[in-house]
Molecule: small-subunit ribosomal RNA
Organism: Terriglobia bacterium
RNA sequence: AGUUUCAAACGAGAGUUUGAUCCUGGCUCAGAGCGAACGCUGGCGGCGUGCCUAACACAUGCAAGUCGUACGGGGAGCGUCGGGGCAACUCGACGCUUCCAGUGGCGCACGGGUGCGUAACACGUGGGUAACCUGCCCUCGAGUGGGGGAUAACCUGCCGAAAGGCGGGCUAAUACCGCAUAACAUCCCGGUGACUUCGGUUGCCGGGAUCAAAGCUCGCAAGAGCGCUUGAGGAGGGGCCCGCGCCCGAUUAGCUAGUUGGUGAGGUAACGGCUCACCAAGGCGAAGAUCGGUAGCCGGUCUGAGAGGAUGGCCGGCCACACUGGGACUGAGACACGGCCCAGACUCCUACGGGAGGCAGCAGUGGGGAAUCUUGCGCAAUGGGCGAAAGCCUGACGCAGCGACGCCGCGUGGAGGAUGAAGCCCUUCGGGGUGUAAACUCCUUUCGACCCGGACGAAACGCCCGAGCAAUCGGGAACUGACGGUACGGGUAGAAGAAGCCCCGGCUAACUACGUGCCAGCAGCCGCGGUAAAACGUAGGGGGCCAGCGUUGCUCGGAAUUACUGGGCGUAAAGGGUCCGUAGGCGGUGCAGCAAGUCCGGAGUGAAAUCCUGGGGCUCAACCCCAGGGCUGCUCCGGAAACUGCUGCGCUCGAGUGCGGGAGAGGCGAGUGGAAUUCCCGGUGUAGCGGUGAAAUGCGUAGAGAUCGGGAGGAACACCGGAGGCGAAGGCGGCUCGCUGGACCGUUACUGACGCUGAGGGACGAAAGCGUGGGGAGCAAACAGGAUUAGAUACCCUGGUAGUCCACGCCCUAAACGAUCAGGACUUGGCGUGUCCCGCGCGCGCGGGACGUGCCGAAGCUAACGCGUUAAGUCCUGCGCCUGGGGAGUACGGUCGCAAGGCUGAAACUCAAAGGAAUUGACGGGGGCCCGCACAAGCGGUGGAACAUGUGGUUCAAUUCGACGCAACGCGAAGAACCUUACCUGGGCUUGAACUGCGCCGGACCAUCCCGAGAAAUCGGGACUUCCCGCAAGGGACUGGCGCAGAGGUGCUGCAUGGCUGUCGUCAGCUCGUGCCGUGAGGUGUUGGGUUAAGUCCCGCAACGAGCGCAACCCUUAUCCUUAGUUGCCACCCGCAAGGGGGAACUCUAAGGAGACUGCUCCGGAUAACGGAGAGGAAGGUGGGGAUGACGUCAAGUCAGCAUGGCCUUUAUGUCCAGGGCUACACACGUGUUACAAUGCGCGCUACAGAGGGUCGCAAACCCGCGAGGGGGAGCUAAUCCCAAAAAAGCGCGCUCAGUUCGGAUUGCAGUCUGCAACUCGACUGCAUGAAGCCGGAAUCGCUAGUAAUGGCGCAUCAGAUCGGCGCCGUGAAUACGUUCCCGGGCCUUGUACACACCGCCCGUCACAUCACGAAAGCGGACUGUACUAGAAGUCGCCGCGCUAACUCGCAAGAGAGGCAGGCGCCCAAGGUAUGGUCCGUGAUUGGGGUGAAGUCGUAACAAGGUAGCCGUAGGAGAACCUGCGGCUGGAUCACCUCCUUU
Repeated sequence: AGUUUCAAACGAGAGUUUGAUCCUGGCUCAGAGCGAACGCUGGCGGCGUGCCUAACACAUGCAAGUCGUACGGGGAGCGUCGGGGCAACUCGACGCUUCCAGUGGCGCACGGGUGCGUAACACGUGGGUAACCUGCCCUCGAGUGGGGGAUAACCUGCCGAAAGGCGGGCUAAUACCGCAUAACAUCCCGGUGACUUCGGUUGCCGGGAUCAAAGCUCGCAAGAGCGCUUGAGGAGGGGCCCGCGCCCGAUUAGCUAGUUGGUGAGGUAACGGCUCACCAAGGCGAAGAUCGGUAGCCGGUCUGAGAGGAUGGCCGGCCACACUGGGACUGAGACACGGCCCAGACUCCUACGGGAGGCAGCAGUGGGGAAUCUUGCGCAAUGGGCGAAAGCCUGACGCAGCGACGCCGCGUGGAGGAUGAAGCCCUUCGGGGUGUAAACUCCUUUCGACCCGGACGAAACGCCCGAGCAAUCGGGAACUGACGGUACGGGUAGAAGAAGCCCCGGCUAACUACGUGCCAGCAGCCGCGGUAAAACGUAGGGGGCCAGCGUUGCUCGGAAUUACUGGGCGUAAAGGGUCCGUAGGCGGUGCAGCAAGUCCGGAGUGAAAUCCUGGGGCUCAACCCCAGGGCUGCUCCGGAAACUGCUGCGCUCGAGUGCGGGAGAGGCGAGUGGAAUUCCCGGUGUAGCGGUGAAAUGCGUAGAGAUCGGGAGGAACACCGGAGGCGAAGGCGGCUCGCUGGACCGUUACUGACGCUGAGGGACGAAAGCGUGGGGAGCAAACAGGAUUAGAUACCCUGGUAGUCCACGCCCUAAACGAUCAGGACUUGGCGUGUCCCGCGCGCGCGGGACGUGCCGAAGCUAACGCGUUAAGUCCUGCGCCUGGGGAGUACGGUCGCAAGGCUGAAACUCAAAGGAAUUGACGGGGGCCCGCACAAGCGGUGGAACAUGUGGUUCAAUUCGACGCAACGCGAAGAACCUUACCUGGGCUUGAACUGCGCCGGACCAUCCCGAGAAAUCGGGACUUCCCGCAAGGGACUGGCGCAGAGGUGCUGCAUGGCUGUCGUCAGCUCGUGCCGUGAGGUGUUGGGUUAAGUCCCGCAACGAGCGCAACCCUUAUCCUUAGUUGCCACCCGCAAGGGGGAACUCUAAGGAGACUGCUCCGGAUAACGGAGAGGAAGGUGGGGAUGACGUCAAGUCAGCAUGGCCUUUAUGUCCAGGGCUACACACGUGUUACAAUGCGCGCUACAGAGGGUCGCAAACCCGCGAGGGGGAGCUAAUCCCAAAAAAGCGCGCUCAGUUCGGAUUGCAGUCUGCAACUCGACUGCAUGAAGCCGGAAUCGCUAGUAAUGGCGCAUCAGAUCGGCGCCGUGAAUACGUUCCCGGGCCUUGUACACACCGCCCGUCACAUCACGAAAGCGGACUGUACUAGAAGUCGCCGCGCUAACUCGCAAGAGAGGCAGGCGCCCAAGGUAUGGUCCGUGAUUGGGGUGAAGUCGUAACAAGGUAGCCGUAGGAGAACCUGCGGCUGGAUCACCUCCUUU
């Protein structure tokens, strides 16, 4: 290295931006966890765990003592002895036991708590200490002699309230002090060896100096035990030092005077600037010093696939702290939690003089807080202190208590039990659900209750025996349990005592009903709620978990959303404006050496616990125990040398140099040229010029403009000129000269990796702008005027200043863009173009190389668009930058600037998005093509008048309701006097006016008539009539009354619906299947070239077909034919007529058929489709008209035509009746009628239709009436009879331009008809009256041929009533050049920020409300710097005239040494003064910002957004903004040029 076997471990996403899509991107959810808390609920047990906040303050008790075998004394008990006493008893001594304070010893530095401080050698890890210490313990060696002086206690006196203190006196020691003896101890000297980092360390020998000690108990003793002193070693513990690791902020960039080093000294256990004196001037810092903020660190814990992230509670290790700050003392060890001193704050006591205190020990209290326990038992066990030991102490600990706080285990029963009880819920009323669930039957008894039994944990120490030198071990007998009568076991009874919480719109598992009605409420995100809510509340049901369930908070995950593993930057956020270059990072090729990185082997370490695996113990589990693994790390030793690195020697291809060339708006300076504009002078010349969409301001008779000549001055350089060239970018354009930078080509002579990138840094950097001084022709912010406009602080016009130009100095930003950082390498091609070179070849041309600059495109990449050897492809290196939108490139701070401002650059708050690309639509004051009575052309109207009719409004008791742009308004109404009728007023009825069924009672009922009351409905009375089956009882039909189910409603919702309808629109479109293209929405087909009325057809084509539409099929009309021939038609005869007879050619009628198809000819066209012309034909290119209305749109219309869900109403919102209203009337609008007249009107005469209607009817003739009409009644169920006359036209007469012989409103009178009834409120007639009106403002409608216009006729509804509606025929035009414009529409294309789709979207000021933030005279606070002051306690130093037992001298007195008090000094805490800094809070006022339901002003942006937009800058302006200068395309459209691609 490979292979094999075994084992282990191991990664999910979803919702939300859109009409839809893909991408980017944020937000949110599902998971796990917790020292938790809160809400609802709560049976048992085990094991854990429990102030995360105020290191806030603490009452009370306890938490560290012990030793009498170190010592003196005191008390008590017992004993002995002695004294006193008769005795009780008392006194004394001694002994034993015990207690007490004191002296003394050891301990109190452990154990226990907390996390304040600390960013540090604090911690972790690995090392060092030749620079160190170490009580008790262990091993080994040596010693333990002899003296002395005190002092507590105690006694006594005194002070004090107390705490306590002072004086005098007595006394012991294992207390204290000399002396002796000492070494391998320490120091010095000498000799000598080893090691060494050369500093030193260390061994041996000799000499000198110095320093020890304590005793106690047992024992008759010997001796033993425990001690003591000294030395060496060990174990364990500690001190110090070092490498590496260890949070955030650069809006903290410079820090440092004992500071850095040295010499010497002091100090320490010890090194050291630890301290001091002197000397030097260093030390640290972009690999982040200093400063600020935050934080105990770790083993581990949680999460995660891992890498990582977060965390450090319990347990364990280390550190720090003990009311706050300072200090030392004692000691082996402390600067000491339950010790001391001082200062401060606080609390307490006090006799006011003084004192006392420190729970971050255990419990507990107050307080704070969302929140965290008993003032428990015990030293039985484990461990600790003291003791020879017994033992004492131990809030360490062992247990118990409280809390579902967590983990684990158990139970609340088990089996059977209905086509399935009740209740409840739903229901389409049939039923379904809860549900084997319950009841009921049988069974079991865990846990709990009660009774009984009842542990392990406990065998040591000590005692006895034995072994051993000893530590210690073995054996034996006995003692000891807080937990606890607990665990556990047995028994008794009986399903008996034990289930909740959350959720059910999607994510996400689970649905109905009712209530509510944008209310109440829900909500983690998206979002629900405005009358049918699975989303609110309740219920039933369901889902999930279960003694818990939810919620909130926090951590990790999901989030590849900080990307090391594992992201990006053309347009989504993101390449620095450009270059040079420092540090740094990275680096061509050969060889050699080294071995830092790297790799391999070994060793040490990585504490225990935790984790994983195996095993074991509690009945299981949690938990605990044992073993193994792991702890991915660090260190040391050895090895390897490929790669990186280092060193050395080379190399030439990277890079550079030399030499030879040519190109260029590269830069700077000087000079110079012509054209043009303007101005000035002069000439000619006359009335205008100029300007615009149109104008005006302006200029001009004082002579402009035009034109000619001359002159002045400034700025810019036409043509060449090109997507051409040069430059790093900005940028650079007449010509000449000078100076100068760079690139390229050729050559391959030279250097020999000298390279690339580049944080900081430096330089350059369009326009605008600034400073000083010039200059100033044109242009032109500001400004002025003129226009435009609702306004016009604009766009347009006339002027015009800064500025634009030059010099010098600043500014430093742009859409500074290829929105694409720099360098290198690699990866198919084609076609242009600039420069240089080479080859072939005669210039010309062809081929090739290099560098640059373009287009199209392969692979590949990309979310797509697109990029594509000039990469956005494939890789390497370095730098810059991004991390949701808004707030905001803002604030604050810093820095630069003269200023403007630049650079750096947040947060609060707020949103569920903001975005990119592409798709389908829609839209455009975008484009192309094409239609339509769309415009135009033309004819006639409307808008003016009067009236009719509908509507609005108003009015009213009511004027019922609906319809509202086109597409409501002579619409529903094809017909409101009553009725209709839905409205109003009044009067009635309540199972009802109409319907079905049931029960009870009664009656035949119905129909008809009469009387009375009344407005009628209705009520009362009367008359008349008397059903069927059955023997009867009774039943049935019908009917009255009562009652029950239920009726009824033109009440609401057309936004719950069906059906029907309108509209776009009779427009030519709308789709599907399969295939193909695209990640996808989607596209293709359906686009394109022609053509058509048409998505009609032809051709082409990654499409091929198909469907709904178009067309055709249907009806009608135009021609002909056949058939048929009455009532129709024809001729004739008879006849007054009716009618009769005849005919079937025509008209007509109505059934069938023919006909028209671009079929034929010519031309055009692609030979097609088709078009043009022509022939024929009644008709010609769809012959005319109708019916027929695709997918869909408008929540269009209709709940009042009908139907219908839901809601509402039930002596009324139902129903009946009378009367009224729908008919109102200052007005406004729509639709009509009649007119305004002579192309007319009136009168007279006289023709010619069609289509209809008619028995509840049409009605003739005839008679009456001026007339409406009346009388009359033939005929007709209709090609027969009737309505019925058609009218315009024609002929004739009159009128003669007049408010008329036009016009007929209005009004009066008189009538007719219908009808129960014409007052409100009918139509018509006659007479009379005769209004407005003389052709209609702005505006607007219809119509393209049998059409418009005009004339009359008919019909539906209907008793009557029409100027409306629906039809019919007569007469019968004009015009269309054309598609620019208006409106609507179709297809293609383009832009889009629209998609509720332009009636869209959207910006800013202002006003109001609210929120957070900034500024601000200041005010308050925290921390901190500097300077000075201050100086407690205390160490140290000096002094020490006061005091002084031990030692020295001395007989003594005394003196000395030493010590102490005291004093002084250095240092120094608190405090003080002064002056700064940083941060926080607050602040009249002020500034912008965010958010908010429908406020105001305008319209800036999105379509060419109506002035293309945007960037930078400057000025101006209510506001969006406007304008100047330069820049960008991320501008539409048209034209031109050039280039490219396909065929």